[in-house]
Context: one part of a larger RNA
Formats: sequence, structure tokens, C1' cells
RNA sequence: UUGGGCGUAAAGGGCGCGUAGGCGGCCUGACAAGUCAGGGGUGAAAUCCCUCAGCUCAACUGAGGAGCUGCCGUUGAAACCACCAGGCUAGAGGCUGGGAGAGGGUGGCGGAAUUCCGGGUGUAGCGGUGAAAUGCGUAGAUAUCGGGAGGAACACCGGUGGCGAAGGCGACUACCUGGACCAAUACUGACGCUGAGGCUCGAAGGCGUGGGGAGCAAACAGGAUUAGAUACCCUGGUAGUCCACACUGUAAACGAUGGGCACUCGGUGCUGCGGGUGUUGACCCCUGCGGUGCCUUAGCUAACGCGUUAAGUGCCCCGCCUGGGGAGUACGGUCGCAAGGCUGAAACUC
Repeated sequence: UUGGGCGUAAAGGGCGCGUAGGCGGCCUGACAAGUCAGGGGUGAAAUCCCUCAGCUCAACUGAGGAGCUGCCGUUGAAACCACCAGGCUAGAGGCUGGGAGAGGGUGGCGGAAUUCCGGGUGUAGCGGUGAAAUGCGUAGAUAUCGGGAGGAACACCGGUGGCGAAGGCGACUACCUGGACCAAUACUGACGCUGAGGCUCGAAGGCGUGGGGAGCAAACAGGAUUAGAUACCCUGGUAGUCCACACUGUAAACGAUGGGCACUCGGUGCUGCGGGUGUUGACCCCUGCGGUGCCUUAGCUAACGCGUUAAGUGCCCCGCCUGGGGAGUACGGUCGCAAGGCUGAAACUC
């Protein structure tokens, strides 16, 4: 619990789809439930309020009045909201034509590099560090040349770039597939916005079964450092990292900024599509729409800063906050194989 708020002070749900609900464009007619007006009934007394009166005053009491913010029925009004009927096209959807993109899925395939294996050349070192040592090497290492195996990641392009709802997406290629944008415009005719529950997706890590395993590397072992060194540095190294299927469902899941619509000075980049002028053309200039950055006006802000991609001005819907610690703990419920997740207190204390 009124209210005030949520970029950084407590506070935007990780993201989407969507149920109920809430909210909802323009015009006409009808109705009169909401709404408004008039008059009527009722709204007991006491109490509250006003005036007067009785106890010496007051409290208290008595009388009169007002009021009782409400309900019921009635007569009207018809702007707004709802319902009903009809119509419209500016919202939303949509036919056609385009180009852009690491958007998603599956298969195929390429080169560089690391490691390992076998061979050649070759000989005493290599490696590593602040310096070293552990380690590797005369059973021939390191270096170098050509051959082979295997796994993972894709240098340059690369961007202040692009795509996606978010998580996220980067060699090439084929197939399957989602979305956005631009141009032009038939059609539908409010079909819209949001969204409690619900459902889907969801980095890394972790878990289950089966595969795979080059490099890297928790744990672990050793070498150093140090007073110690369960670390930082070095030599190794197993889970894991990769694939398939299934689960977990978290994050500084961040723009620490929910979604939608409308309105409000400018300047300057990048990116996608279009129009115009000049031009043979590349391209430049002007301009429209979409996206993505920077700087700034008004305004906002505690300040920092934000500033047509708002944190400005408004409306609609959802989520959330209400002193610090205790505590994202306990208990209960629910989900999970487990780890744990979600929901989520109190005593006490400052």
C1' cells in the first nucleotide's frame, strides 16, 4: 500500500509466442446499462454539525433544525463509455517486383597452423625464466625437407560494419528455412496494443548415455618464488572444451534503460533500398524511407549525463521497489538424475 518511484541510489521480468483481463481509429443511426438533470419514496432513535434551553460553568442533558455523502422507483437528456445495426481507410494485415545480411538447420568440402607417426639430412644440445630448475635429448632430440594420421578453430577481408526477439551468429559450397527493408499497389476492413497464469527459446559451466580427443586446460603432480605459497611464474596433466540425443535454466542474460503509439531544433558519419540533377560511366551533389553511431537545442536529471535510437512531452498495458544486516538464508510448496532452480519469511540486530 494513499503516494512516490525503477540508467548509476531499493527497483525492468534473460528473450519471445500467446490465454484471461485491461486499453483501443473515423462516420452515421438506434438503444439508454454506465453517466448527468428534475421531482418522489426511503435513509428509526441515539451519535456528528448548527441554534436555543436546563443543572452556578463545563462535561452531561433537553428541544428544534440541518444532515445522514446511500438505496429504490419515476420523468427526461444523449456529448462521452458500453451494447446493437450500417458504412469508411489514415492503424493492422496483404498481392506484385527488388536488392542486403556471420539470421537458423542439414550435408559436403578447403587451406594455414599445432600435435603425433614413419623416413631423409644433421649433431649436442633443446626448452623455459626475472634468473633458474623440474622436463626433453647420443636408444639421436631441437632445427630442417618431403610423406602420413587426427581433432579443433577459421588469419587477412573485418569495420566506429551486418543479421537476430534475446542468448547469440564469422572459411567455402549446396539444399531446406525464418525475419526485416525498399518500390509500387490490387485486396481485407479495426482484424489493433499490452499481456497475470501458460508454453517455447535461452551464454558459459554442470549432469546422463554413447562417441571423439589435436591444442588448450579446472583438479592433480613436480620445479621455482617465499618467512610460508594449498597462489601468481615454469614443466607436465585428467575431467572438460568437440559431436549425437536427453536434462539443467542460471549470468555484470547490461543499453545495468519492459513493450506499443503519438508529438518535440539542428549538425555530422556508416549501412540497406529508392527518386532527382549533372555525367558515357565510376562517382559526386540534392532528396525519401529503414537501420546503426557521434555531437548538440529546448526540456529533463541529485549530479553524472540523456537528448527524434529520450532518461523530453503525453496515453495504454505488464513486471518490479519501499532502510542496512540476518538472507536470496530457513520452513513449506514445486521443478530437477544430481548439482541445484523458482517461490520466499521471521526472531534478533544497527
The part of an RNA shown here (small-subunit ribosomal RNA, central domain) has 350 nucleotides and comes from an uncultured prokaryote. Model confidence (mean pLDDT): 90 of 100.